[in-house]
RNA sequence: UUAUCAAGAAAGGCAGAGGGAUUAGACCCGUUGAAGCCUUAGCAACCCUCCUCUUGGAGAAGGUGCUACAUUCUACUCGAUUUUGAGAUAGAUAA
Numbered sequence: 001u002u003a004u005c006a007a008g009a010a011a012g013g014c015a016g017a018g019g020g021a022u023u024a025g026a027c028c029c030g031u032u033g034a035a036g037c038c039u040u041a042g043c044a045a046c047c048c049u050c051c052u053c054u055u056g057g058a059g060a061a062g063g064u065g066c067u068a069c070a071u072u073c074u075a076c077u078c079g080a081u082u083u084u085g086a087g088a089u090a091g092a093u094a095a
Base pairs, nucleotide, nucleotide: 001095002094003093004092005091010040011039012038013037014036018029019028020027023075024074025073026072041067042066043065046063047062048059049058050057051056071090076087077086078085079084
């Protein structure tokens, strides 16, 4: 810089009080075990592999990523009008 971000996918071991990025508020998760680390398994398909009418399809060995809640929601702008829609900012991931 570009693309995507309401889908999908968890068990075990160590550990021991926090966690959901940050600030504020809200709402949640957590001693029936949070964060972190390790092992195994899985999801997805960005890179990748194959086919192809170059656009689409199939795949999953490898490089990443991910496996509560929409990026948990709101915050800023605009529209509608009093709880909704679109976008922006910030962030995450990939190339």
SAM riboswitch aptamer (S box leader) from Leeuwenhoekiella polynyae, 95 nucleotides, folded computationally. RNAcentral records the identical sequence in 2 taxa.